[in-house]
RNA sequence: GCCCCCGUAGCUCAGCGGUAGAGCGCCCGGCUGUUAACCGGUAGGUCGUGGGUUCGAAUCCCACCGGGGGCG
Numbered sequence: 001g002c003c004c005c006c007g008u009a010g011c012u013c014a015g016c017g018g019u020a021g022a023g024c025g026c027c028c029g030g031c032u033g034u035u036a037a038c039c040g041g042u043a044g045g046u047c048g049u050g051g052g053u054u055c056g057a058a059u060c061c062c063a064c065c066g067g068g069g070g071c072g
Base pairs, nucleotide, nucleotide: 001071002070003069004068005067006066007065010024011023012022013021018055027041028040029039030038048064049063050062051061052060
């Protein structure tokens, strides 16, 4: 330098055009003599950044940034 994959909640990951979810964790409550476990609920997200396409983009296209791998 070129090619491929990844970047979404605090963490691990889904979602692949129709306005973003799960598990765990945090917080509140229930249960228990207490704690843990278990059960219920709440909050939490500029979907890496900037453009483009589209009525509509996390999703498609381009560039860039970061991480991983391969080739030279």